[in-house]
RNA sequence: UGAUAGAGGCGCGGUAUCCAAUAGUAGUCACCGCAGGAGCUUGUGCCCAGAGCUCCGAGCGCUCGGAAAAGCGCGGGGCGAAAGGGGAUGCCGCCGAAGAGCGCCGUUGGUUUCCGUCGCGGCGUAUCUGGGGUGUAGGACAAUAUCCUACGCACUGCCGCUCGAAAAGUGGAGAGCUAUCAG
Numbered sequence: 001u002g003a004u005a006g007a008g009g010c011g012c013g014g015u016a017u018c019c020a021a022u023a024g025u026a027g028u029c030a031c032c033g034c035a036g037g038a039g040c041u042u043g044u045g046c047c048c049a050g051a052g053c054u055c056c057g058a059g060c061g062c063u064c065g066g067a068a069a070a071g072c073g074c075g076g077g078g079c080g081a082a083a084g085g086g087g088a089u090g091c092c093g094c095c096g097a098a099g100a101g102c103g104c105c106g107u108u109g110g111u112u113u114c115c116g117u118c119g120c121g122g123c124g125u126a127u128c129u130g131g132g133g134u135g136u137a138g139g140a141c142a143a144u145a146u147c148c149u150a151c152g153c154a155c156u157g158c159c160g161c162u163c164g165a166a167a168a169g170u171g172g173a174g175a176g177c178u179a180u181c182a183g
Base pairs, nucleotide, nucleotide: 001182002181003180004179005178006177009095011094012093013092014091015090016089017088018087019086027079028078029077031076032075033074034073036056037055038054039053040052041051042050061072062071063070064116065115066114067113068112069111098129099128100127101125102124103123104122105121106120107119109118110117130156131155133153134152135151136150137149138148139147140146158172159171160170161169162168
């Protein structure tokens, strides 16, 4: 230097099943009610009021941001989901496992178009992170779940140094560490 094997532990990723949440939401209905407006009908020529029927239905508000457009009236009652995200358990693959950042591409997602942005997916890139936990802040998200990032805290595995040794302290990073083999 290369190859192979291996260790870290609330270890990493995927997947199946179940569960919570999403949500009494979206949606739906031979159901009930409502401001206002228009038309028609209504005794006896005209008008008004009243009554009846039919139709329309403002304002406020809603949609990721901006511009333009488009759509949705409101309340009550009955019925009433799902996707994405998460947890537990099992199984599978693993130990730069993997995740993030950045760049490019895609997207049938967030009403439509354009410009953004967020989400999701793919490819590239040693740019960053040893590992999980936890606190604070920010972001994603319907979310107090969960995830990501930054900083802090102790814990933990590995290697170096201090030391006669242990304990302890201190420094470092996976481009590492341990074993075997080859050069």
Molecule: Lysine riboswitch aptamer
Organism: bovine gut metagenome